[in-house]
Context: one part of a larger RNA
RNA sequence: CGUUGAUUCUUGAGAAGAUUUGCCGAUAGUACGAGAGGACCUCGGUGAACUGACCUCUGGUGUAUCUGCUGUCGCGCCCGCGGCACCGCAGAGUAGCUAUGUCGGGAAUGGAUAACCUCUGAAAGCAUCUAAGAGGGAAGCCAGCUUCAAGAUUAGGAAUCGUUAAGAACCCUAGGAGAUGACUAGGUUGAUAGGCUUUAGGUGUAAGCGCAGUAAUGCGUUGAGCCGAGAAGUACUAAUGUUUCGAUUCCUG
Repeated sequence: CGUUGAUUCUUGAGAAGAUUUGCCGAUAGUACGAGAGGACCUCGGUGAACUGACCUCUGGUGUAUCUGCUGUCGCGCCCGCGGCACCGCAGAGUAGCUAUGUCGGGAAUGGAUAACCUCUGAAAGCAUCUAAGAGGGAAGCCAGCUUCAAGAUUAGGAAUCGUUAAGAACCCUAGGAGAUGACUAGGUUGAUAGGCUUUAGGUGUAAGCGCAGUAAUGCGUUGAGCCGAGAAGUACUAAUGUUUCGAUUCCUG
């Protein structure tokens, strides 16, 4: 830009992906075989590699967070804190992200066939799977499974709404999205983000005070204090006020 208004839901011409494989058990120590050995068929289980999703578990990271420790500087000193030192070092660790972790996938089934095996059967009184006709037959082919898909210009279909202006955009708050566009959730008829309250969870018993001890320190208040990217609630703050685009028919050129 087209599909000659818009919103939502769809069909699927076509395209892409996947469609891999080992071992074990039962049948059965059966058929077969003198024995040694040892099946077809059928059924079940468990793996490898590959692949999809996810974070409950096991772990990793986690420069949000909590705690301990060293040096030095500062807050007048003590106490208690703060800055810097690779995040100063060390021990843990929520969310998120993640694999080595967890859960799933390959199928079943149908159709047409290849090699091949057959039935009936002449040419050629016989024979012959083939010449007419008919059946079986593969990890392969076409469907079946997953994804995209009407620029499929043959541009499809349905419902609803629409000059009584449907709908969309701009702008703003954000993230299940993200380089930017885009997408998604919202914009006061509101829980979209921040704040506040509560909390799953993390760290591990704050400061102050009291008691014991000459003191270092210990004990009690106390599973405390701090944090809380997760969860729930709550209009306190910010989503203001406006604006822009937007489809018919007829006539004339």